A computed fold for a 381-nucleotide RNA from a Thermoleophilia bacterium, annotated as Bacterial RNase P class A. Its Rfam family is "Bacterial RNase P class A". Rfam classes the family as a ribozyme.
[in-house]
RNA sequence: GCUGCAGCCCGGGUAGUCGCGGGGGGCGGCGCGUCCUUCGGGGCGGGCCGACUCUCCGAGGAAAGUCCGGACACCGCAGAGCGGGGUGCUGGAUAACGUCCAGCAGGGGAAACCCUCGGGAAAGUGCCACAGAAAUGACACAGCACACCGGUGGCGGUCCGCCGCCUCCGGCUGCAACGGUGAAAUGGCGCGGUAAGAGCGCACCGGCGUCGUGGUGACACGGCGGCCAGGCAAACCCCACCCGGUGCAAGGCCGAAUAGAGAGGCGCUCGAGGGCUGCUCGUCCGAAGCCUCCGGGUUGGCCGCACGAGACGCUGGGUAACCUGCGUCCUAGAUGGAUGGCUACCCUCGACAGAAUCCGGCUUACAGGGCUGCUGACGUG
Numbered sequence: 001g002c003u004g005c006a007g008c009c010c011g012g013g014u015a016g017u018c019g020c021g022g023g024g025g026g027c028g029g030c031g032c033g034u035c036c037u038u039c040g041g042g043g044c045g046g047g048c049c050g051a052c053u054c055u056c057c058g059a060g061g062a063a064a065g066u067c068c069g070g071a072c073a074c075c076g077c078a079g080a081g082c083g084g085g086g087u088g089c090u091g092g093a094u095a096a097c098g099u100c101c102a103g104c105a106g107g108g109g110a111a112a113c114c115c116u117c118g119g120g121a122a123a124g125u126g127c128c129a130c131a132g133a134a135a136u137g138a139c140a141c142a143g144c145a146c147a148c149c150g151g152u153g154g155c156g157g158u159c160c161g162c163c164g165c166c167u168c169c170g171g172c173u174g175c176a177a178c179g180g181u182g183a184a185a186u187g188g189c190g191c192g193g194u195a196a197g198a199g200c201g202c203a204c205c206g207g208c209g210u211c212g213u214g215g216u217g218a219c220a221c222g223g224c225g226g227c228c229a230g231g232c233a234a235a236c237c238c239c240a241c242c243c244g245g246u247g248c249a250a251g252g253c254c255g256a257a258u259a260g261a262g263a264g265g266c267g268c269u270c271g272a273g274g275g276c277u278g279c280u281c282g283u284c285c286g287a288a289g290c291c292u293c294c295g296g297g298u299u300g301g302c303c304g305c306a307c308g309a310g311a312c313g314c315u316g317g318g319u320a321a322c323c324u325g326c327g328u329c330c331u332a333g334a335u336g337g338a339u340g341g342c343u344a345c346c347c348u349c350g351a352c353a354g355a356a357u358c359c360g361g362c363u364u365a366c367a368g369g370g371c372u373g374c375u376g377a378c379g380u381g
Base pairs, nucleotide, nucleotide: 002376004374005373006372007371008370009369010368012346013345014344015343016342017341018340020058021057022056023055024054025053026052027050028049029048030047032045033044034043035042036041060352064363065362067361068360069359070358071357072247073246074245075244079281080280081279082278084243085242086241087240088239089103090102091101092100093099104118105116106115107114108113119238120237124236125235126232127231128230141179143175144174145173148171149170150169151168153166154165155164156163157162187205188204190202191201192200206228207227208225209224210223211222212221213220214219251303252302253301254300260294262293263292264291265290266289273285274284275283276282310329311328312327313326314325316323317322
């Protein structure tokens, strides 16, 4: 210098000028309270306004998707069960999570590294097309074979009744090895054995069971055992653990306005009706009351509203995620919705793209530029 992999940062800049949104100060004006007063006024303290003036801050790493988790607020006290939903190897981190870190197992890659449909198929149900004999506990298509039964042909023997051997065919019986089909066929490969075969036996490997050792654990290694019934649960299901609901258009305050002779139902403590998610139990509110429907008014202002599970730096602990301690800093709060225009110069010639209650993640998009570490091959010393 190249290559692949993992992680991080920037993402137009500088100067001037005019203009936006928020905070703070000054100055000026208006008015209020209080004290003093020689009644002219003076001091102190708040409030409101100003197209005046000074100063500080002003979109992102994803602000996006709305996929998870929360903070916060309200629901008449929010409890239990069912239903519904989520996660799914182990151990940690975290406010929490389906996130993150470190491991284990399986898989990919030459490696660095990456991926996960990671509890249970012996509780039950279901599916596995076509092909194939057959797709789970499988009655064997082509086939192989001793004995037994029957038949054909040949040879030999014969006491002429038959007997023995060989070959072929059929039946019966045994077989799941060999062949074929398929993603998958009752573990795989090899040797022995058998009438022919088969873990029937043996060695090795795999699964399963058991014992020992190591580890917090998932698991790993080793010994023994012939125990050997596929796959799919990202199919229904079973098991373990977790989950109230609704959401800043939450919720609260001030001001203002209008239309109810509107309709219906059930009641007035013997509990109607309503709330607590969908249901049940339970519980709470409840009386000239409650609920439902139809119609009308309020489209104003303020709070919530940004000091946070905050950012940055350092010491210490931890493999790490992260945590403790110390120090520094305040960094958008709009609401018809703020960042722009012009001039000059620079150069990496500018991608994806704009907050709306906030925060921790995940996912997706991204021109160009830069940094750190690791793998591999080559070259040089």
Of the family's consensus pairs, 95% are formed in the model. Model confidence (mean pLDDT): 78 of 100.